Source information:
The part of an RNA shown here (small-subunit ribosomal RNA, central domain) has 350 nucleotides and comes from a Candidatus Poribacteria bacterium. Its mean pLDDT, the model's own confidence on a scale to 100, is 90.
Context: one part of a larger RNA
RNA sequence: CUGGGCGUAAAGCGCGCGCAGGCGGUAGGGUAAGUCAGACGUGAAAGGGUUCGGCUCAACCGAGCCAUUGCGUUUGAUACUGCUUUACUUGAGUCUAGAAGAGGAAAGUGGAAUGUAUGGUGUAGCGGUGGAAUGCUUAGAUAUCAUAUAGAACACCCGUGGCGAAGGCGGCUUUCUGGUCUAAGACUGACGCUCAUGCGCGAAAGUUUGGGGAGCAACCGGGAUUAGAUACCCCGCUAGUCCUUACUGUAAACGAUGGGUACUAAGUGUAGGGGGUGUUGAUUCCCUCUGUGCUGUAGCUAACGCAUUAAGUACCCCGCCUGGGGAGUACGGCCGCAAGGUUAAAACUC
Numbered sequence: 001c002u003g004g005g006c007g008u009a010a011a012g013c014g015c016g017c018g019c020a021g022g023c024g025g026u027a028g029g030g031u032a033a034g035u036c037a038g039a040c041g042u043g044a045a046a047g048g049g050u051u052c053g054g055c056u057c058a059a060c061c062g063a064g065c066c067a068u069u070g071c072g073u074u075u076g077a078u079a080c081u082g083c084u085u086u087a088c089u090u091g092a093g094u095c096u097a098g099a100a101g102a103g104g105a106a107a108g109u110g111g112a113a114u115g116u117a118u119g120g121u122g123u124a125g126c127g128g129u130g131g132a133a134u135g136c137u138u139a140g141a142u143a144u145c146a147u148a149u150a151g152a153a154c155a156c157c158c159g160u161g162g163c164g165a166a167g168g169c170g171g172c173u174u175u176c177u178g179g180u181c182u183a184a185g186a187c188u189g190a191c192g193c194u195c196a197u198g199c200g201c202g203a204a205a206g207u208u209u210g211g212g213g214a215g216c217a218a219c220c221g222g223g224a225u226u227a228g229a230u231a232c233c234c235c236g237c238u239a240g241u242c243c244u245u246a247c248u249g250u251a252a253a254c255g256a257u258g259g260g261u262a263c264u265a266a267g268u269g270u271a272g273g274g275g276g277u278g279u280u281g282a283u284u285c286c287c288u289c290u291g292u293g294c295u296g297u298a299g300c301u302a303a304c305g306c307a308u309u310a311a312g313u314a315c316c317c318c319g320c321c322u323g324g325g326g327a328g329u330a331c332g333g334c335c336g337c338a339a340g341g342u343u344a345a346a347a348c349u350c
Stems, first nucleotide, its partner, number of pairs: 003322004007304002012318001014201004021194003025088007033081002035077008048066007091191001092188004096183004103177007110154001114150008125136002162169002206247002210243002215241002220236004258317006266295011299306002323350003332343004
């Protein structure tokens, strides 16, 4: 390489958009490139296979045939693929009417809590722990009441509930805006799926500009613990956490499970729609679509388990794996302000 694989053994890119490429629905006509068949030419000799023959045999040598699976020309076939053309509607999409939602962006706004300030009441402690101490406090703390102010986060509702491609999204109101679902038709007529390179999005931490800074809190300083204690516990506290500008581009970015389509027992909960039956009041009964859970048959699996939301049965496209360590490292390239990221070995060793 082939093959075999990728939930947990090595292996699904963090997620999307999408050019090239690959693959692609139903029916008819044309064409005959792929495909298939025949004929002809060629496929040097030696070598190979085989049947004979020549050296007394053999090695060796000679002759015939075969093979040379290929290529070219030509004549046909037309199921499939391609190309072209005509049509179709079930894939895809558009329109109409409804529906739900922490989907996104911006502006405004609310209460609880916390801290601080001022004032009142009030007096000796408070705080903290396993126990203490550092710390705060007679310059009046803690507690409590009133007022003011600041920043951040939104209790209950809250739900294996919802939305989003993923990251993620949760007080309330308004504006702008993306996607999804359902119903019944109408319309377009394959417009589709996937996607190397590319482009975009991407938690936290970190970097950058200017703000902000209540609480929390790496670092740091104390107090303890301890043999030590660069920790766990306690008292403080700075970056940071928040907003804004620009970067970074990584996570156990996880369902450790790429995307699409089709098929394959049931039962039960839940979210959003629709229909029917029946009362004529479906919240209650039945059916159905979409999502999200649980249980479970067949099947699959090394087992665990998965099981119409597949890890089952198949097809299409992409990514990735190939013993452990060395190593996701070195070197080089690309990217980055840096931190670093990405691509990615080998010697050696077991």
About this RNA: It matches the Rfam family "Bacterial small subunit ribosomal RNA".